[in-house]
About this RNA:
The part of an RNA shown here (large-subunit ribosomal RNA, domain I) has 592 nucleotides and comes from Lutibacter sp. It was read from a public genome assembly. It matches the Rfam family "Bacterial large subunit ribosomal RNA".
Context: one part of a larger RNA
RNA sequence: AGCAGACGGCGGAUGCCUUGGUAUCGGUAGGCGAUGAAGGACGUGGAAAGCUGCGAUAAGCUUCGGUGAGCCGCUAACAGGCUUUGAACCGGAGAUUUCCGAAUGGGGAAACCCAGCCAGGUUAAUACCUGGUUAUUAUACACUGAAUACAUAGGUGUAUAAGGCGAACGAGGGGAAUUGAAACAUCUAAGUACCCUCAGGAAUAGAAAGUAAAAACGAUUCCGUCAGUAGCGGCGAGCGAACGCGGAAGAGCCCAAACUUCAUAUGUGUAAACCUGCAAGUGUUGCAUAUGGAGGGUUGUAGGAUCUUGUGUGGGGUAAUUGCAGUUACCCCGGGAAGUUACAAAACUUAUGUAUAGCUGAACGGUAUGGAAAGGCCGUCCACAGAGGGUGAUAGGCCCGUAAGCGAAAUGCAUAAGACUUCUUAUCGAGACACCUGAGUACCACGGGACACGAGAAACCCUGUGGGAAUCCGGGAGGACCAUCUCCCAAGGCUAAAUACUAACCGAUGACCGAUAGUGAACUAGUACCGUGAGGGAAAGGUGAAAAGUACGGGGGGACCCGAGUGAAAUAGUACCUGAAACCGUCUGCUU
Numbered sequence: 001a002g003c004a005g006a007c008g009g010c011g012g013a014u015g016c017c018u019u020g021g022u023a024u025c026g027g028u029a030g031g032c033g034a035u036g037a038a039g040g041a042c043g044u045g046g047a048a049a050g051c052u053g054c055g056a057u058a059a060g061c062u063u064c065g066g067u068g069a070g071c072c073g074c075u076a077a078c079a080g081g082c083u084u085u086g087a088a089c090c091g092g093a094g095a096u097u098u099c100c101g102a103a104u105g106g107g108g109a110a111a112c113c114c115a116g117c118c119a120g121g122u123u124a125a126u127a128c129c130u131g132g133u134u135a136u137u138a139u140a141c142a143c144u145g146a147a148u149a150c151a152u153a154g155g156u157g158u159a160u161a162a163g164g165c166g167a168a169c170g171a172g173g174g175g176a177a178u179u180g181a182a183a184c185a186u187c188u189a190a191g192u193a194c195c196c197u198c199a200g201g202a203a204u205a206g207a208a209a210g211u212a213a214a215a216a217c218g219a220u221u222c223c224g225u226c227a228g229u230a231g232c233g234g235c236g237a238g239c240g241a242a243c244g245c246g247g248a249a250g251a252g253c254c255c256a257a258a259c260u261u262c263a264u265a266u267g268u269g270u271a272a273a274c275c276u277g278c279a280a281g282u283g284u285u286g287c288a289u290a291u292g293g294a295g296g297g298u299u300g301u302a303g304g305a306u307c308u309u310g311u312g313u314g315g316g317g318u319a320a321u322u323g324c325a326g327u328u329a330c331c332c333c334g335g336g337a338a339g340u341u342a343c344a345a346a347a348c349u350u351a352u353g354u355a356u357a358g359c360u361g362a363a364c365g366g367u368a369u370g371g372a373a374a375g376g377c378c379g380u381c382c383a384c385a386g387a388g389g390g391u392g393a394u395a396g397g398c399c400c401g402u403a404a405g406c407g408a409a410a411u412g413c414a415u416a417a418g419a420c421u422u423c424u425u426a427u428c429g430a431g432a433c434a435c436c437u438g439a440g441u442a443c444c445a446c447g448g449g450a451c452a453c454g455a456g457a458a459a460c461c462c463u464g465u466g467g468g469a470a471u472c473c474g475g476g477a478g479g480a481c482c483a484u485c486u487c488c489c490a491a492g493g494c495u496a497a498a499u500a501c502u503a504a505c506c507g508a509u510g511a512c513c514g515a516u517a518g519u520g521a522a523c524u525a526g527u528a529c530c531g532u533g534a535g536g537g538a539a540a541g542g543u544g545a546a547a548a549g550u551a552c553g554g555g556g557g558g559a560c561c562c563g564a565g566u567g568a569a570a571u572a573g574u575a576c577c578u579g580a581a582a583c584c585g586u587c588u589g590c591u592u
Base pairs, nucleotide, nucleotide: 001591002590003589004588005587006586007585008584009583015577016542017541020513021512022510023509024508025507026506027505028504029502030501031165032164039100040099041098042055043054044053046078050074051073061094062093063092064091065090066089070082071081072080105114106113107112115134116133117132118131119130120129121128136162137161138160139159140158141157142156143155144154169200170198171197172196173195174194180187184234210217211216221248222247223246224245225244231239232238252494253493254492255438259295260294261293262292263291264290265289266288267287268286272285273282274281275326276325277324278323279322280321300472302437303436304435306432307431308430309429310428314333315332316331317330318329319328320327334425335424336423337422338421339420348418349417350416351415352414353413354412355411356410358406359405360404364379365378366377367376380397381396382386388400389399390398443467444466445465446464447463448462449461453479474489475488476487477486478485529536530535549576552563553562554561555560
């Protein structure tokens, strides 16, 4: 030195475990913010580095409930305290809440600097301190007020709102390229990614100027089908409907205008006018235009206004110059109806349910083994509970729970009723009349976009430029266009549900992971560390049932080791479960 065996060291694979993840489902909630958010800085403990909590009232203060014997977080010990006069802990409501941050008195290199005004404290008086207040923009109102007479711009004040943050979902405004076409330009990728604006718990859309086709349907949204069909397409790559049918859900409404009336302004007018009839009387009451308010009215078998007329309608009062009769308008009582998600709108009471703490909750003993029984053996019991977890090994009956049942002082939410509010007290029909029914609109031309549809035979929809109607004997559509026929009524608005999503909270589940896996993160993790910065970004779990964490003795300078002791086990000794391999040794045997 090699080979073999035995025993070790180092190392941390493997097995077992799980406090953490992950995916899906159901429910809740769907926002927070100038009453200062999200996120931070700095503080805060008897001693206190980190995390957590909290804010100069600082691991906390008050109160109302729950609970019931211990408590002063992770965190042991020491010191000192609290607590059946109910602490700690859990929940509701409040108080406090430094500084930065939209940050908003001004400034600023965030967590800092410097102010004005008012009130108070302090001082001999300044200084100083405390509290409040002072940003901008928009809207409304008021007061002022130039050039410039009225005015306007401007200025000042008051009130209200906004601003910022947040995961996805939504609407709108902009809008790529890689790629595919086996190259590439039309095309595709794709109206995707990305940017901007804005909103809601959903958003958008939505009550036919629709779809159809000789039969009809009847707002929108979503799903299935129609159908990879009809089509579009360097007819390449590819793109790709609709009608209809079957479902989910279901809800319809309001203006503009005609006409009437009121107010204001301007013009005009002394005659008209003042509801009608008769009589008396009045006299800036009339008429026209504009603006605003109220009534009226809202559709396509056209509808409405106005006028005439028919049917019909509870009672009372007031007014319309006066009296009588009628008519109209308003008010009160009575009757009827509806309602807070549209069609008007707010606050409240009660009840029930629910959320935010909780509570009750059945049934077992013996025996041997063992460190320990829940496993074995023997006997027994409960079950609307034999889900699950824990307990010194595997427990329906030991503990927590589970089935089932119960519970709220306070605050929130939902539903119902009441109260309240609003509407109505008529409507329906016939005839006449030709007043109204959304204009720089429809439509046309040119240029674009969007429709599954790339200019095509290219309708329909949107519109940049130019032109530019009709008014119900009217207008639009039915895929060029024309006729016939059919359907519908644009140029105003609102609208729940069915649908999309999940940052957050609660519950449940898994032929999901089990520490190189699963989140990057099971642990002081977006930490340490790296980077000027944007940004990048780890490693790191396991003694034991219980610390019982090795008193005492010996060796050593010490780490540590040897005894002794604990423990079932110490080759379980905090370099701690198991402890593979590489690698490094010691001893023995054999070979050289």